[in-house]
Molecule: c-di-GMP-I riboswitch aptamer
Organism: Micrococcaceae bacterium
C1' cells in the first nucleotide's frame, strides 16, 4: 500500500418489552435492556413499506438495491 470482513483480542452499535418526554401519526429522542448487527456509520432524488391535515407533505438507512466514509486486523 493492496484485500477484503475469513482469524483472534478489544472496542463500537443496539432490536423487542418497559419508563419518560415529543409527534395527529407512521415515528423519534433520553433511560433500561441485547435480538441481532462487520457498516445496524451517514445519504430518503430508485424500489417498497408505513402515516397523515393527500402534497412539490412526512417517516422507516435495523427492508432492499445504491452512493461516500471508516476502526481493528486475517492474508
Nucleotide at each position: 500500500c493492496g484485500c477484503c470482513c475469513c482469524g483472534a483480542a478489544a472496542g463500537g452499535c443496539a432490536a423487542a418489552c418497559c419508563c419518560g418526554g415529543c409527534g395527529c401519526g407512521a415515528g423519534c429522542c433520553g433511560g433500561c435492556g441485547a435480538c441481532g448487527c462487520a457498516a445496524a456509520g451517514c445519504c430518503a432524488a430508485g424500489g417498497g413499506g408505513c402515516c397523515c391535515c393527500c402534497g412539490u407533505g412526512g417517516u422507516c438507512a435495523g427492508c432492499c438495491c445504491g452512493g461516500c466514509u471508516a476502526c481493528c486486523g486475517a492474508c